[in-house]
Formats: sequence, structure tokens, C1' cells
RNA sequence: AGAUCCACAUAAGCGCCAGCACUGUGGCUGCCCGACAUGGAGCACAGUGGACGAGGUGGAGGUUUAUCGAACAUUCGGCGGAUGCCUCCCGGUAGCAUAGGAUCACUACCGACAAACGCAGGGACAAAACAGCGGGGUAACCUGCUGCACAAUACCGGCGUAUGAUACCUA
Repeated sequence: AGAUCCACAUAAGCGCCAGCACUGUGGCUGCCCGACAUGGAGCACAGUGGACGAGGUGGAGGUUUAUCGAACAUUCGGCGGAUGCCUCCCGGUAGCAUAGGAUCACUACCGACAAACGCAGGGACAAAACAGCGGGGUAACCUGCUGCACAAUACCGGCGUAUGAUACCUA
């Protein structure tokens, strides 16, 4: 130094890097130039880059291109994961019936802040980027602090859509 094992810590625009791009070298080349090399091109080795926040987790199983916007857009491409989605279970809500409640079934929708859809109206809140001042590195780049704005899903109320029973309780 590497491998294996064990323990602890660490996450969801999260982790990793082999395509790609970039940097370095005192390395290599039969290639480029009339010739040369401290040049070019290529190879090797060693590095660097590779998602900015908002939002999102009942349980089990399954599944993979799993929400919203911002950005001088490689935030490309790939792999893995993931709060998404589907089914079931558990739980909750709504369904004009009858004055209210309770219970069962059915339908629809949700997840302990626990109905949805449609229409129009109202409507809050970011971080990077950027700028400035630093720190590390030969460099590509990495990173700290300060300042500065600007979102969309949200959310709010209004209108509309939308079942049958039991005769159990109260009046």
C1' cells in the first nucleotide's frame, strides 16, 4: 500500500463513473510540418467535471424514464438507489336519502394536517446561477463567507358533479 472481516457514522436532484469533455507529466509514438522540437495529433498513466432548490414515506409485495419549477443548460450519457405508481391489508374522509346520530354494503378518493374531479377567482415561500471578498491545488477545478433578486406544483374560499339499506339510539 492492497485485500478480507467486524463496528460506527453518513442519503434521497441522493451516491458512484467506464462514454464524453477538460487538466497534468521529467512517459511513449513507425503519425503531421522542407527539416527540427519545448509544437501538433494520438497512446499510456495520474487527476478533475458529472442536479439549483421546492415538494414528497401507514404496512407488505411488485415495478421503473417517480412531482414542480430555476439556471450563462455536461443539470449530456451510464449504473445503483429513492418518499412515485400498481395490488392487497390497516386506517381516514365524502356520497343531497330521514331532524340528528349509529351500523352494514356499495362507489369514489386519500394516508394520522388522511374525499376527488371540473370551472373561474385569489395567492405565500427558494437555492444555485450572478456579484464581491477569501482559502486549497502546477492546473482542470474544489471550497468558505457576504450581498442580491426572481418560481412552479402548493394553499384559500366559491360554483357544479355524485348511493342503497337496518329500524338500533335520541328528540
Overview
Predicted 3D model of a 171-nucleotide RNA (glmS glucosamine-6-phosphate activated ribozyme aptamer) from Brevibacillus fluminis. Its mean pLDDT, the model's own confidence on a scale to 100, is 76. Its Rfam family is "glmS glucosamine-6-phosphate activated ribozyme aptamer". From the family's description: This entry contains a glucosamine-6-phosphate activated ribozyme that is found in the mRNA for GlmS. GlmS is an enzyme that uses fructose-6-phosphate and glutamine to generate glucosamine-6-phosphate. A reference for the family is Jansen et al. (2006), "Backbone and nucleobase contacts to glucosamine-6-phosphate in the glmS ribozyme", Nat Struct Mol Biol. Of the family's consensus pairs, 83% are formed in the model. The sequence is in RNAcentral, with records from Rfam.